c-di-GMP-I riboswitch aptamer from Oscillibacter valericigenes, 87 nucleotides, folded computationally. Its mean pLDDT, the model's own confidence on a scale to 100, is 88. The RNAcentral record of the sequence draws on Ribocentre.
[in-house]
RNA sequence: CUCCGAUACGAGCAAACUUGGCGAAAGUCCAGGACGCAAAGCCACGGGUCUAAGGCAUUGUUAUGCUAUGACAGCCGGGCUGCCGAA
Numbered sequence: 001c002u003c004c005g006a007u008a009c010g011a012g013c014a015a016a017c018u019u020g021g022c023g024a025a026a027g028u029c030c031a032g033g034a035c036g037c038a039a040a041g042c043c044a045c046g047g048g049u050c051u052a053a054g055g056c057a058u059u060g061u062u063a064u065g066c067u068a069u070g071a072c073a074g075c076c077g078g079g080c081u082g083c084c085g086a087a
Stems, first nucleotide, its partner, number of pairs: 004085002012037002017032002020029003035074001041080003045077003048072003054067005
């Protein structure tokens, strides 16, 4: 240094849920809260998932279907960066 990863050290993040803000929604942000996490730090590049405002189609005229330009990095790969150091 790399692989690797402790019931180690010292820090860190924060699921569900709740309050409030934003958003059409998915979701996200603030605060509380901890299920978990060695990349649960960052990037939508590949796959996947969620939503469907707008658009398009159909229509019995208010519904249905399709669609990402919207999201998810705590779904899996990949890329970039990074703390600690037992075996």